[in-house]
Context: one part of a larger RNA
RNA sequence: GAUGAACGCUAGCGGCAGGCCUAAUACAUGCAAGUCGAACGGACCAGGAGGCUUCGGUCUCUUGCGUUAGUGGCGCACGGGUGCGUAACGCGUAUGCAACCUACCUUCCACAGGGGGAUAGCCCCGGGAAACCGGGAUUAAUACCGCAUGACACCAUGGACCGGCAUCGGUUUAUGGUCAAAGCUUUGGCGGUGGAAGAUGGGCAUGCGUGCCAUUAGCUAAUUGGCGGGGUAGAGGCCCACCAAGGCUACGAUGGCUAGGGGUUCUGAGAGGAUGGUCCCCCACACUGGUACUGAGACACGGACCAGACUCCUACGGGAGGCAGCAGUAGGGAAUAUUGGGCAAUGGCCGAUAGGCUGACCCAGCCAUGCCGCGUGCAGGAAGAAGGCCUUCUGGGUUGUAAACUGCUUUUACCAAGGAAGAAAACGCCCAUGCGUGGGUAACUGACGGUACUUGGUGAAUAAGCACCGGCUAACUCCGUGCCAGCAGCCGCGGUAAUACGGAGGGUGCAAGCGUUGUCC
Numbered sequence: 001g002a003u004g005a006a007c008g009c010u011a012g013c014g015g016c017a018g019g020c021c022u023a024a025u026a027c028a029u030g031c032a033a034g035u036c037g038a039a040c041g042g043a044c045c046a047g048g049a050g051g052c053u054u055c056g057g058u059c060u061c062u063u064g065c066g067u068u069a070g071u072g073g074c075g076c077a078c079g080g081g082u083g084c085g086u087a088a089c090g091c092g093u094a095u096g097c098a099a100c101c102u103a104c105c106u107u108c109c110a111c112a113g114g115g116g117g118a119u120a121g122c123c124c125c126g127g128g129a130a131a132c133c134g135g136g137a138u139u140a141a142u143a144c145c146g147c148a149u150g151a152c153a154c155c156a157u158g159g160a161c162c163g164g165c166a167u168c169g170g171u172u173u174a175u176g177g178u179c180a181a182a183g184c185u186u187u188g189g190c191g192g193u194g195g196a197a198g199a200u201g202g203g204c205a206u207g208c209g210u211g212c213c214a215u216u217a218g219c220u221a222a223u224u225g226g227c228g229g230g231g232u233a234g235a236g237g238c239c240c241a242c243c244a245a246g247g248c249u250a251c252g253a254u255g256g257c258u259a260g261g262g263g264u265u266c267u268g269a270g271a272g273g274a275u276g277g278u279c280c281c282c283c284a285c286a287c288u289g290g291u292a293c294u295g296a297g298a299c300a301c302g303g304a305c306c307a308g309a310c311u312c313c314u315a316c317g318g319g320a321g322g323c324a325g326c327a328g329u330a331g332g333g334a335a336u337a338u339u340g341g342g343c344a345a346u347g348g349c350c351g352a353u354a355g356g357c358u359g360a361c362c363c364a365g366c367c368a369u370g371c372c373g374c375g376u377g378c379a380g381g382a383a384g385a386a387g388g389c390c391u392u393c394u395g396g397g398u399u400g401u402a403a404a405c406u407g408c409u410u411u412u413a414c415c416a417a418g419g420a421a422g423a424a425a426a427c428g429c430c431c432a433u434g435c436g437u438g439g440g441u442a443a444c445u446g447a448c449g450g451u452a453c454u455u456g457g458u459g460a461a462u463a464a465g466c467a468c469c470g471g472c473u474a475a476c477u478c479c480g481u482g483c484c485a486g487c488a489g490c491c492g493c494g495g496u497a498a499u500a501c502g503g504a505g506g507g508u509g510c511a512a513g514c515g516u517u518g519u520c521c
Base pairs, nucleotide, nucleotide: 001520002519003518005517006516007515008514009513012374013373014372015371016370017369018367019366020332025330026329027328029327030326031325034074035073036072039071040070045064046063047062048061049060050059051058052057081285082284083283090210091209092208093207094206095205096204097203100202101201105198106197107196108195109194110193111192113147115145116144123136124135125134126133127132153178154177155176156175157174158173159172160171161170162169163168183190184189211257212256213255218248219247220246223245224244225243226242228240229239230238260282261281262280263279265274266273267272287308288307289306290305291304310321311320312319313318338364340363341362342361346360347358348357349356350355377408378407379406380405387399388398389397390396391395413458414457415456416455417454418453422448428441429440430439431438432437465510466509467508468507469506470491471490472489476505477504478503479502480501486493487492
């Protein structure tokens, strides 16, 4: 000097930031991922019309910018958390893929013909304490399945040209073969299928760099390489059969311990040392271990299955759960906050839109935890008051212009009045445009918040402490104590005049803080 700090004493305000470093311990409760009726059938509800009626109702049709549950689509792989594991191609950096994928988005090309069978839901029956399950009947789709069509796509077999570092790559051509689709609508639109390219995001490989211990010296059988195959989006012992006997290591293999990595941050003249909290990028994890399914993408925090530990419910037969999301609780600890408001803004998902959801986010609350700023008055004022302290004591010194007193000011405080920016878009309407889209136009919309800020009024009014004073080190006397009580960072003080202990007066240094302790340079 620094700090995610803690502790002691003290404390007026504001702005900005930060806030479980320990038990990746266990979790009550609420919320944190839904959305679409312009994909679909439809119970129920509401409105309307009609029929029947015993006047209680009931049946049929229709509408809904109504919609629980259900089918279907997209999202749930993002966003948010944590740092257990990991010394590794994990990260950083530089390259490569003649070895790869990419939903949504953009551009371009081509297409969308004609059929079928189910199923959830609803209804009926049954089982179960529940979770939930079984059976029957029936129904729809942008759900599912055939058929047709189809190439610059894919596959097979040939040819030509160009290129290259091997295996080969690119362009082009011939023949044969294979694969698709979905409609809805408010008539404005919104969608579907195949392909080419782009963008974005990812996957894989390689060089170099990236802790400590040699009181760890040998390690290795899928081990190292080849050939063939399987698998994958894809190269590869990734996996398998066969063949060979290799591969790593004193330039530190193997083993052990520790640890997420980086941008950074702190310190330092630098070299270096230390560090990885907040913010950003990457990685890993989601009660512990394992597994795959779905999907463009996961081996998936708020999905599934199995095993385990733990907790809960139970009618004892069987079931349910996972805060390292936001709050919050217990526990641990020196120690770390509210079971708050809002989607107004920014962003995300769904939706044609309106809009819905969003503990992301924006705000507010708590904490001097830090940084920065402001204030606690200003000027005059000597009887140098009283009191305190010291003293060489009728006196003097000091506290001290300090106070009183006089004048002034009003930041702040309190009261009153006014009062923001953050919000102009989307949508609608109009115009232009082949589409995409662009331009114009009026309005709506603020959690914070009656906040910030401004003005006026009142009145010095509401606001100073902490540590130290032997030397280092700025600051000295008296009293008490008497190697006691105590102090102490080091040297060292204290045994009767202690500037070193305790108190007082005075002084010094910082100041809404000041000291102490821990840690780093």
Record summary:
Predicted 3D model of a 521-nucleotide part of an RNA (small-subunit ribosomal RNA, 5' domain) from an uncultured bacterium. The full RNA is in RNAcentral, with records from ENA, Greengenes and SILVA. The prediction has a mean pLDDT of 86.